[in-house]
Context: one part of a larger RNA
RNA sequence: GGAUGAACGCUAGCGGAAGGCUUAAUACAUGCAAGUCGAGCGGUAGAUGGCUUCGGCCAUUGAGAGCGGCGCACGGGUGAGUAACGCGUACAUGACCUGCCUGUCAGAAGGGGAUAGCCCUGGGAAACUGGGAUUAAUACCCUAUGGUAUUGAUAUUAUGAAUGAUAUCAAUUAAAGUUGAGGCGCUGACAGAUGGAUGUGCGUCUGAUUAGCUAGUUGGUAGGGUAACGGCCUACCAAGGCGACGAUCAGUAGGGGGCGUGAGAGCGUGGUCCCCCACACGGGUACUGAGACACGGACCCGACUCCUACGGGAGGCAGCAGUAAGGAAUAUUGGUCAAUGCCCGCAAGGGUGAACCAGCCAUUCCGCGUGGAGGAUGAAGGCCCUAUGGGUUGUAAACUUCUUUUAGAUGGGAAGAAAAUGCUAGAUGUAUCUGGUACUGACGGUACCAUCAGAAUAAGCACCGGCUAACUCCGUGCCAGCAGCCGCGGUAAUACGGAGGGUGCGAGCGUUAUCC
Numbered sequence: 001g002g003a004u005g006a007a008c009g010c011u012a013g014c015g016g017a018a019g020g021c022u023u024a025a026u027a028c029a030u031g032c033a034a035g036u037c038g039a040g041c042g043g044u045a046g047a048u049g050g051c052u053u054c055g056g057c058c059a060u061u062g063a064g065a066g067c068g069g070c071g072c073a074c075g076g077g078u079g080a081g082u083a084a085c086g087c088g089u090a091c092a093u094g095a096c097c098u099g100c101c102u103g104u105c106a107g108a109a110g111g112g113g114a115u116a117g118c119c120c121u122g123g124g125a126a127a128c129u130g131g132g133a134u135u136a137a138u139a140c141c142c143u144a145u146g147g148u149a150u151u152g153a154u155a156u157u158a159u160g161a162a163u164g165a166u167a168u169c170a171a172u173u174a175a176a177g178u179u180g181a182g183g184c185g186c187u188g189a190c191a192g193a194u195g196g197a198u199g200u201g202c203g204u205c206u207g208a209u210u211a212g213c214u215a216g217u218u219g220g221u222a223g224g225g226u227a228a229c230g231g232c233c234u235a236c237c238a239a240g241g242c243g244a245c246g247a248u249c250a251g252u253a254g255g256g257g258g259c260g261u262g263a264g265a266g267c268g269u270g271g272u273c274c275c276c277c278a279c280a281c282g283g284g285u286a287c288u289g290a291g292a293c294a295c296g297g298a299c300c301c302g303a304c305u306c307c308u309a310c311g312g313g314a315g316g317c318a319g320c321a322g323u324a325a326g327g328a329a330u331a332u333u334g335g336u337c338a339a340u341g342c343c344c345g346c347a348a349g350g351g352u353g354a355a356c357c358a359g360c361c362a363u364u365c366c367g368c369g370u371g372g373a374g375g376a377u378g379a380a381g382g383c384c385c386u387a388u389g390g391g392u393u394g395u396a397a398a399c400u401u402c403u404u405u406u407a408g409a410u411g412g413g414a415a416g417a418a419a420a421u422g423c424u425a426g427a428u429g430u431a432u433c434u435g436g437u438a439c440u441g442a443c444g445g446u447a448c449c450a451u452c453a454g455a456a457u458a459a460g461c462a463c464c465g466g467c468u469a470a471c472u473c474c475g476u477g478c479c480a481g482c483a484g485c486c487g488c489g490g491u492a493a494u495a496c497g498g499a500g501g502g503u504g505c506g507a508g509c510g511u512u513a514u515c516c
Stems, first nucleotide, its partner, number of pairs: 001516004006512005013368006019361002021326001026324003030321003035070003040067002046061006077279003086204008096196002101192007109143004119132005149159002164184001168181005205251003212242003217239008254276004258269004281302005304315004332358001334357003340354001341352004371402004381393002384391002408452005416443001421438007460505005465486003471500005481488002
């Protein structure tokens, strides 16, 4: 000199863009953060209309709860652990998996028994839970069929599937309905795409005042297990394997793209954003599933907190806000799903503290302003100086004139939103395509624009001995104090304190901390 997720002191007009618990991975009140589908299923409180013998019945619509499907493994947070194939980079898998999506081939036949809900009835303070009766499905089970699948080895053997539903159109029917179309799904397989799994080489902090470490340890055979290879696991056999090219042990630490600085080499760093990893009160375990050993799932142990009728139960903010504590220190218990994206749904749509916005903070960067021109009697004043003549503050002020950024007032007022979808016209590959039209904005009456009056609403901070730009007077008298280094202060202090003057930067200026 540059830099910062900064803090502290003094000061503070506006706007834009960004950033904002670096400490206690401490404990958490409250609300919200993952739902959705009636075009899978049974079904209903209620509402509307009609009938009624007043008991109720019928039609339309239909919340909540339940079964079922998909999602909840994404998105969001944090950096505790980890010195490791964790990360980075380059290869490899003749040892692998992959829901949704795309393409291709084939199939969707015939049966069955339950169960939740509803109803009845128990237990319990609650959380919750027992029994009975009854019912549905794209829930579950059996059979059939089945190759380019699997197994097996040359016999062409064995094994393994499925689910339908309904608003539209057409045909048919007296009607219920049936059939077909195409749209949504279902089953088996192959391929693609996407995502993952696994292996290897090289690189990846400090300490030798850590020198030896290792028994599933190193390898083999056989088996088990896995999506898959493998001591991954087990039995048996062999005695290996690693290490001064630093094993083992100890300390510290998430890694990278990057960021800071520097001419570079390098040194330091890893906050925001992106990629990877790990974790979800501490520890462990598996279940479900295409995918988890699962932040807002389950079980067990532990610590802690809460409820209790003392028998027993409930909980997990390192999601968004917010609280307490810690600390030098870090924000609102805000708005909206309008856009972008994600989940569910044929869709309409629903959900989304992701996201987009707004609020707070000079925390940072950038931009603008606090006026411009003229104006000498060089006014007054100065706890300014002085040789007492004057000098300086100083064109500074007053005064004249101009302008109106910004702040204020009034008025106008966006882009971000064209799609899906509805309506409508046309086409033909017919629930498709093309055109037209209608609808939709949290931010926000915001940005922006116009007009109005008036210099009106707006300057501080540090320093002035040398380094280092900037000097005199008064007070003090080795005192009080200053200080980054050298050093100032003991009666003429440009170094302490005040004043006048000056220098530097400027809505900031200094100090402290850390890095180059």
The part of an RNA shown here (small-subunit ribosomal RNA, 5' domain) has 516 nucleotides and comes from a Saprospiraceae bacterium. Model confidence (mean pLDDT): 83 of 100. RNAcentral holds the full RNA, with entries from ENA.